[in-house]
RNA sequence: UGGGCCGUGGCGUAAUCGGUAGCGCGGCCGGCUUUGAACCGGCAGAGUCCGGGUUCGAAUCCCGGCGGCCCAG
Numbered sequence: 001u002g003g004g005c006c007g008u009g010g011c012g013u014a015a016u017c018g019g020u021a022g023c024g025c026g027g028c029c030g031g032c033u034u035u036g037a038a039c040c041g042g043c044a045g046a047g048u049c050c051g052g053g054u055u056c057g058a059a060u061c062c063c064g065g066c067g068g069c070c071c072a073g
Stems, first nucleotide, its partner, number of pairs: 001072007010025004019056001027043005049065005
């Protein structure tokens, strides 16, 4: 420098065809227990790396950046 893939709660990951972001772990509260663990019930936490465009509507499509990984030189 060129090409490919990726970027979503604290962490990991899903959202297949564009339709209002889900799950697990963790955290908090409660139940159970002599206490704790395990188990059970509940709650909070992201508007999706940034900017712009298309669209009634964008995590998803398009353009430009930034960052990470891989390949080539």

Source information:
RNAcentral holds the sequence, with entries from ENA. This is a predicted structure of a 73-nucleotide RNA (transfer RNA) from Tepidisphaeraceae bacterium T20PH1. Rfam family: tRNA. The family's RNA type in Rfam is transfer RNA.